[in-house]
RNA sequence: UCUUUAUCCAGAGUGGUGGAGGGAGAAGGCCCUACGAAGCCACGGCAACCGGGUUCCUGACCGACAGGACUGUCCGGUGCCAAUUCCUGCCCCGUUCUUAUCGGGGACAGAUGGGGA
Numbered sequence: 001u002c003u004u005u006a007u008c009c010a011g012a013g014u015g016g017u018g019g020a021g022g023g024a025g026a027a028g029g030c031c032c033u034a035c036g037a038a039g040c041c042a043c044g045g046c047a048a049c050c051g052g053g054u055u056c057c058u059g060a061c062c063g064a065c066a067g068g069a070c071u072g073u074c075c076g077g078u079g080c081c082a083a084u085u086c087c088u089g090c091c092c093c094g095u096u097c098u099u100a101u102c103g104g105g106g107a108c109a110g111a112u113g114g115g116g117a
Stems, first nucleotide, its partner, number of pairs: 001117008013043005021032003027088003044081003049077006055069005085109001090106005
């Protein structure tokens, strides 16, 4: 980088550094930001995708195995810590006299994890 698969309305920030942008992407909207953006570092936290240890429960009992315990819990590999992936855009359905609005579904794109090349 390509491909496949699962998930994406939940959750979780302080300090230092830095010095003007940021919220992936064309456009529109709406936000964040000198009460300090992005990036980087430290510490903390969240989550529960992957590997391992371990406790309890269920499968009548033991072993093995499987499932579960609002990740059970611990360690490790990642990820994440404004706003639904901030919202819309393309298609379909509903709502509406129509448009707009609003609601629902899907596609495309993206993010993260696992598998494969």
A computed fold for a 117-nucleotide RNA from a Desulfuromonadales bacterium, annotated as SAM riboswitch aptamer (S box leader). NCBI's taxonomy places the organism under Bacteria, Pseudomonadati, Thermodesulfobacteriota, Desulfuromonadia, Desulfuromonadales.